The RNA shown here (transfer RNA) has 73 nucleotides and comes from Candidatus Iainarchaeum sp. The sequence is in RNAcentral, with records from ENA. It matches the Rfam family "tRNA". Rfam classes the family as a transfer RNA.

RNA sequence: GGGCCUAUAGGAUAGUGGAUUAGUCCACUCCGCUUCGGACGGAGAAACGGGGGUUCGAUUCCCUCUAGGCUCG
Numbered sequence: 001g002g003g004c005c006u007a008u009a010g011g012a013u014a015g016u017g018g019a020u021u022a023g024u025c026c027a028c029u030c031c032g033c034u035u036c037g038g039a040c041g042g043a044g045a046a047a048c049g050g051g052g053g054u055u056c057g058a059u060u061c062c063c064u065c066u067a068g069g070c071u072c073g
Base pairs, nucleotide, nucleotide: 001072002071003070004069005068006067007066010026011025012024013023028044029043030042031041032040049065050064051063052062053061
C1' cells in the first nucleotide's frame, strides 16, 4: 500500500426487511428489608465512534474519516 471485518450506557451484548418508548445481564444511585452489611424486593440515571449523503423518516442503506482486528504483498 490492497482486500475484508468490527465500533450500541461504566463493562458485556441484542436489535438492523428503514418508522414500535433502542432491550437484556453485570456494575452504579435511591428506597424498602437488616443492628450494620450482604442477599432479596422495588424504583431510577446512563448508549447507537465523528462528518456528510439518500429518504417524508437512518442505529440500520451509501461515501468519507477515526480507532481496533484479520489477511495479501